A computed fold for a 71-nucleotide RNA from Candidatus Kaiserbacteria bacterium RIFCSPHIGHO2_01_FULL_48_10, annotated as transfer RNA. RNAcentral holds the sequence, with entries from ENA. It matches the Rfam family "tRNA". It is annotated as a transfer RNA. From the family's description: Transfer RNA (tRNA) molecules are approximately 80 nucleotides in length. Its family is annotated with triplet codon-amino acid adaptor activity in the Gene Ontology. The prediction has a mean pLDDT of 82.
[in-house]
RNA sequence: GCAGACAUAGUAUAGUGGUAGUACAUAACCUUCCCAAGGUUAGAGUGUGGGUUCGAUUCCCAUUGUCUGCU
Repeated sequence: GCAGACAUAGUAUAGUGGUAGUACAUAACCUUCCCAAGGUUAGAGUGUGGGUUCGAUUCCCAUUGUCUGCU
C1' cells in the first nucleotide's frame, strides 16, 4: 500500500427491517444471629456522520478504532 472481518450495558455475548435479549457484575429489598449461598425487583447499551425506507442494531456510503491475510 491492497483486501477482508469485527464494533450492541461495567464485562462477555445473541439478535437477517417492526417496542434490543441473556449471563456475570452493580444497587435496593427478602431470607440469615452474622457471613456466604439463594430469591425478587431496578438501573445501565446498538463506534461516529450521512443516505434508503412509513419504520434501520439490521441495507448502502464515508469515517474512526481493533484484528487477520497478501505485498